[in-house]
RNA sequence: AGAGUUUGAUCCUGGCUCAGAGUCAACGCUGGCGGCGUGCCUAACACAUGCAAGUCGAACGCGAAAGGGACUUCGGUCCUGAGUAGAGUGGCGAACGGGUGAGUAACGCGUGGGUGACCUACCCUCGAGUGGGGGAUAACGUUCCGAAAGGGACGCUAAUACCGCAUGACAUUCUGGGUUUGAAGACCUGGAAAUCAAAGCCGGGGACCGUAAGGCCUGGCGCUCGAGGAGGGGCCCGCGUCUGAUUAGCUAGUUGGCGGGGUAAUGGCCCACCAAGGCGACGAUCAGUAGCCGGCCUGAGAGGGCGGACGGCCACACUGGGACUGAGACACGGCCCAGACUCCUACGGGAGGCAGCAGUGGGGAAUUGUUCGCAAUGGGCGCAAGCCUGACGACGCAACGCCGCGUGGAGGAUGAAGGUCUUCGGAUUGUAAACUCCUGUUGAUCGGGACGAAAAGCUUCAACCUAAUACGUUGGAGACUGACGGUACCGGUUGAGGAAGCCACGGCUAACUCUGUGCCAGCAGCCGCGGUAAUACAGAGGUGGCAGGCGUUGUUCGGAAUUACUGGGCGUAAAGGGCGCGUAGGCGGCCUUCUAAGUCGGACGUGAAAGCCCCAGGCUUAACCUGGGAACUGCGUCCGAUACUGGGAGGCUUGGAUUCGGGAGAGGGAUGUGGAAUUCCAGGUGUAGCGGUGAAAUGCGUAGAUAUCUGGAGGAACACCGGUGGCGAAGGCGGCAUCCUGGACCGAGAUCGACGCUGAGGCGCGAAAGCUAGGGGAGCAAACGGGAUUAGAUACCCCGGUAGUCCUAGCCCUAAACGAUGAAUGCUUGGUGUGGCGGGUAUCGAUCCCUGCCGUGCCGAAGCUAACGCAUUAAGCAUUCCGCCUGGGGAGUACGGUCGCAAGAUUAAAACUCAAAGGAAUUGACGGGGACCCGCACAAGCGGUGGAUGAUGUGGAUUAAUUCGAUGCAACGCGAAAAACCUUACCUACCCUUGACAUGUACGGAAGCCCGAUGAGAGUUGGGUGUGCCCGAAAGGGAGCCGUAACACAGGUGCUGCAUGGCUGUCGUCAGCUCGUGUCGUGAGAUGUUGGGUUAAGUCCCGCAACGAGCGCAACCCUUGUCAUUAGUUGCUACAUUCAGUUGGGCACUCUAAUGAGACUGCCGGUGACAAACCGGAGGAAGGUGGGGAUGACGUCAAGUCCUCAUGGCCCUUAUGGGUAGGGCCUCACACGUCAUACAAUGGCGGAUACAGAGGGUUGCCAACCCGCGAGGGGGAGCCAAUCCCAGAAAGUCCGUCGUAGUCCGGAUCGGAGUCUGCAACUCGACUCCGUGAAGUCGGAAUCGCUAGUAAUCGCGGAUCAGCAUGUCGCGGUGAAUACGUUCCCGGGUCUUGUACACACCGCCCGUCACACCAUGGGAGCGGGUUCUACCGGAAGUAGCUAGCCUAACCGCAAGGGGGGCGGUUACCACGGUAGGAUUCGUGACUGGGGUGAAGUCGUAACAAGGUAACCGUA
Repeated sequence: AGAGUUUGAUCCUGGCUCAGAGUCAACGCUGGCGGCGUGCCUAACACAUGCAAGUCGAACGCGAAAGGGACUUCGGUCCUGAGUAGAGUGGCGAACGGGUGAGUAACGCGUGGGUGACCUACCCUCGAGUGGGGGAUAACGUUCCGAAAGGGACGCUAAUACCGCAUGACAUUCUGGGUUUGAAGACCUGGAAAUCAAAGCCGGGGACCGUAAGGCCUGGCGCUCGAGGAGGGGCCCGCGUCUGAUUAGCUAGUUGGCGGGGUAAUGGCCCACCAAGGCGACGAUCAGUAGCCGGCCUGAGAGGGCGGACGGCCACACUGGGACUGAGACACGGCCCAGACUCCUACGGGAGGCAGCAGUGGGGAAUUGUUCGCAAUGGGCGCAAGCCUGACGACGCAACGCCGCGUGGAGGAUGAAGGUCUUCGGAUUGUAAACUCCUGUUGAUCGGGACGAAAAGCUUCAACCUAAUACGUUGGAGACUGACGGUACCGGUUGAGGAAGCCACGGCUAACUCUGUGCCAGCAGCCGCGGUAAUACAGAGGUGGCAGGCGUUGUUCGGAAUUACUGGGCGUAAAGGGCGCGUAGGCGGCCUUCUAAGUCGGACGUGAAAGCCCCAGGCUUAACCUGGGAACUGCGUCCGAUACUGGGAGGCUUGGAUUCGGGAGAGGGAUGUGGAAUUCCAGGUGUAGCGGUGAAAUGCGUAGAUAUCUGGAGGAACACCGGUGGCGAAGGCGGCAUCCUGGACCGAGAUCGACGCUGAGGCGCGAAAGCUAGGGGAGCAAACGGGAUUAGAUACCCCGGUAGUCCUAGCCCUAAACGAUGAAUGCUUGGUGUGGCGGGUAUCGAUCCCUGCCGUGCCGAAGCUAACGCAUUAAGCAUUCCGCCUGGGGAGUACGGUCGCAAGAUUAAAACUCAAAGGAAUUGACGGGGACCCGCACAAGCGGUGGAUGAUGUGGAUUAAUUCGAUGCAACGCGAAAAACCUUACCUACCCUUGACAUGUACGGAAGCCCGAUGAGAGUUGGGUGUGCCCGAAAGGGAGCCGUAACACAGGUGCUGCAUGGCUGUCGUCAGCUCGUGUCGUGAGAUGUUGGGUUAAGUCCCGCAACGAGCGCAACCCUUGUCAUUAGUUGCUACAUUCAGUUGGGCACUCUAAUGAGACUGCCGGUGACAAACCGGAGGAAGGUGGGGAUGACGUCAAGUCCUCAUGGCCCUUAUGGGUAGGGCCUCACACGUCAUACAAUGGCGGAUACAGAGGGUUGCCAACCCGCGAGGGGGAGCCAAUCCCAGAAAGUCCGUCGUAGUCCGGAUCGGAGUCUGCAACUCGACUCCGUGAAGUCGGAAUCGCUAGUAAUCGCGGAUCAGCAUGUCGCGGUGAAUACGUUCCCGGGUCUUGUACACACCGCCCGUCACACCAUGGGAGCGGGUUCUACCGGAAGUAGCUAGCCUAACCGCAAGGGGGGCGGUUACCACGGUAGGAUUCGUGACUGGGGUGAAGUCGUAACAAGGUAACCGUA
């Protein structure tokens, strides 16, 4: 520090997700040791049991018992225990310490101040004092009540308990004067009265006094009053402190005053009276949530989140209320009352409060021991010893966190075995192990063994105090005190011995293979994996990461500049308010001066400690701890500075405004008025149609329309001018005239003197549609009616037609209200139009040119922008103010509020759901977009197919099987260039199992040949004969072949062509497809390859930020057409000869087959751009590629083929392999493709007769001749072929016949008889002869081929093959017609345009309906929470009142008084009740829409001109 994910790719916007760090965590797997920390986040739920606050005999009065001892009359007594235990009176403490976070949005907390408005027990310092009396009461005793808890009566008694009196001021109250101050409740100084004190206890003691107690003296601890301090607290104030405006108004003690009360103290804190205030958009009130902070986590920081542990503050203590005591509480382990709950009970009454430490139940994903000790630290009491202390110190449990250590180290290659993978060679696990040599952390065990503990007290020695060797204080020495703990630590022994897991391995993200599974099971943080070869599931091996842990889940910050202060945006991505006026607010021109609020600097105070950071130190290290420093960015006070901002004062003119003059304008309002046109009415002329459409029909018209003429009525809108012209803030405004009226602009002076800009709320304006009332209504026209179209057509088209459109008055307030661009100001190169006003020069003038200001357009520089684009009218550079945005959907919806007559508008969510939604540009593809071009593409022609019969292939059906494949073009006379057996893969039956075939091993035997038996055959079985080749003297061995045996293996036309190679088809013989370098662009990409011409062609030329190149095109190759040369047998032959190229001669010709020549737009003319090229011509056998063939770019179709072959994987292995026989592939209601033959006279039949080319032939072609009507048979010459044979070419030509008919056409079908091939023609061959003689008379919609030696037509040959050809591959013979042309159909190419397509239009995609699930709104209501108002009852308590009752201290001789208590009552009030509201949550029959869901229904709305351009508002 970034990464993944929208796309075919790109850039941007934008969300989602990940990598990091953290955690009071939990869960899963695993788990050796130690240290330091941490440990109910949930039910502030309920709690059994134990403990957590006591202490003081040096304040006081009482005062046991057990036990022991002695005595005894055996009943007991005495001593001791012991002034002990114990309770009580009294004092201090219990308000600290400990827990929790429910409440609280508050002066609660933080920070800084104030207290001139206050308090403070214990502690410290100082001053003064501590005199003298009195009356009670617990305990205790006696007695009574009660189950208990407890209580009553009578009697006795003490005090540092209680109460008077004395003394007393610098104290308090009252009142003069003075000082400081803004202010006195401060200070100083007077006055007069009044008021308030006290307590003793302990130790010691020389003299003196006293009978004694003691006095007295002295020391200590107390006590009282006062002053001061320290520490602690109360109250007040400034600033800061969460969310919601779908909470906008709140408030009656409310705000203030005067006077009282109350308090330690101010104050409506409380009361009486008076006034009517107070708070709030700088967010009151209300609602929700929450203890606050130091800090902690994160982050570069700014921020964001959190507030557990530690520390500070606050609040609370079962819930609510209340006071008492006290220095301090409205009190966690106190009291009273009410309520809920629990427990005891003798039913009458009582008791209780773990949010103290442990612990229990419960809740929960989840959080520990009913431990030890006061040894240390701290606290309470005490003179002290000491006692108490679940504070605390320790130990225990838990990997909950952080830190440290270990599980061994070194050597060790046959790279062991095993595992895994494998291309079978090996690789890897892996120096890893084994093995050898070591070490000894930790563990185990044995032994030693701390620091933490020096204080107090004790013993002792000094000094001080003192009359004193008491007491006390200070100092020195000594002994005593440890829960942890026999722990840390140290040493010995033992022995590699006891100690490694978890997660991941498709990308992000480090790490890969095998097997299993087969869209199943499963994974998944995002993208996404899984449908038979899964690095993504599961297992295994290996690898990577971390490691006593590792993963997962939750949560926080980060990344996220994704709320943007630092640090974002708003033309098109989300986002400028529809427009103006203007309030608050924010911001604001130039100069001078004062001030010092902001601002800047310095000093001081504060900013607790801990923490973070730095340094040093202590635990073996670290975590941890200790000390010091820095920091704490803040607040306050004082001093200084005065540039800038603010404030005060004074001035200025440039911003702004006013005034004067001028012209421009559909600016607004009102009232008139004009002509054209439509329609209607009346009349005239006139006749059969008009109108309308793609075509029609509805409609109008013989009752006279349309057309035309005249006249009239009425409403609405204003042609031409008219213009990216004008005006207005926007909406918007258009005939002409008049009246009223707003604004802008130009010119030149003058005046005012910052008066300005923006503008939350607010107010006004605001197209169309719509609403209310009343008018008006010509045309147009929602709804509606009819006619068409259509599968339908509630549409588009047509004929009609009502609201409405118009006017008046009033509402509505929205638009794609758009420049999708808020307003204002300043600055920043230019060019060119246009509207308004002005200036200058020239000119007689119109006018031209130059120029200033305002407006309005276009093109473009810099700059900006994701790009498109914007560009002085900014989207540039800046400033000010306002509005708005924060992923898509849900949704501009619901609820609530406001407005509206309504329609609705405005404000405006959430649940849920998706990983995208989007902008701009790119390349393609596509378009019922455009332009250009080509092709037997159409057109023009010729001949067919589609109808018939047959052949053949396919589908379908059938079947035991009808083997398999090919399926639009590009499957269908295709694989198959030959299915009777074989082929053959299929079916049935019978057989074989190392196999029909290959290699290896062992054994035997040559191989082979012949003859039986049996069987459908395969096979099974018996007999006979017989030995070869090579080496070697022989024995023997080897090769080859056959057989037997066992195992490795063979075998498979079994599956996957979507795992593949190879081959092939197709677009398409279409002209295209790319690259290097350069250039342009952020980039995908573009350029080149586009453009102008031209071509069959990206063929060539020219131009050009391109220059070159490659694969294609063309050419090179074969063939054919002309000529030449060479060579002449089997060919040819002019000469001679013959029946005959038969023979001789010859190689001129033909031909054969080899080598050459020839054609290149080369030449001429024209056109063209001086080009390329095209047109015409000459010559030539051939002319512009001469004809034909071979040749198929990058790629597309997961095209075809695993059944040609090869091949991965899977499957079968006495069978899915192999053999045999028979059957099937040949079936047949039907459908389709491709062909054959026909339907006849351009013909059939009969007779005669002529001319090819290219092939084939020894398992062959087969001549002559003979037989047969014929197929054919016999025969055997020739030929391994320019020699012989197949082999008669046919159409043609000539002659004859038929005469338009189902025929002398046509030949299917059937009967009979044959021939040939073959082991065999039944299923199932071909051919021949005789007979039979079907359909068919030129073929519907539709559709195919062909542009010249072509179509058409005629025959011939070959391959396959025993036989079988209408198929196929070739060959030649005869031999046409037509092409104006490119509008249309189909296919293709180039450029361009639109796009929401990219699986690319066979695309994408919308809505209803149906089904399932989910969340949500409404809903008669129902149930709960919170809260408000009114009224009723009103506990305890406090205060007031009190006539009843009681009453020790003081006064009084007494009576009585004073004072107090109880009771009663009033006020306040917790709580309860009644009634009514507000708000919130849950639930609810039914209902509304919404979302989601591989293959449901209906249509086709949108994206292309999406087939009616789309969209916005409204009905």
A computed fold for a 1515-nucleotide RNA from an uncultured bacterium, annotated as small-subunit ribosomal RNA. The sequence is in RNAcentral, with records from ENA. It matches the Rfam family "Bacterial small subunit ribosomal RNA". Rfam links the family to the GO terms structural constituent of ribosome and ribosome. Model confidence (mean pLDDT): 84 of 100.